[in-house]
RNA sequence: AAAUGGCAAAGCCGGUGAAAGCCGGCGGCGCAAAGCUAAAGGGGCUAAGGAAACAGCGAGAAGUGACUUCUGAGAUCUAUGCCAGCCAGCUGCCGAA
Repeated sequence: AAAUGGCAAAGCCGGUGAAAGCCGGCGGCGCAAAGCUAAAGGGGCUAAGGAAACAGCGAGAAGUGACUUCUGAGAUCUAUGCCAGCCAGCUGCCGAA
């Protein structure tokens, strides 16, 4: 190279989840590993929950009082959640050159 085959992007429909994403159907961009591996190699995505700051911003509420508690436009950090079709590790079909 060829051959037997395999997987299946985007998109659409349904489901699930806070989201990232995942599952099923249709679909086929592509892939010699687009097979497996996610604390225990790196890197990336999300932020429900939690934390800190700020504000009392719009408006406040509770409280005798406390820069106490609740609320939160926007925004920071964080994985116990995700991604292997980002790199990587492991395994592997065929067989002309």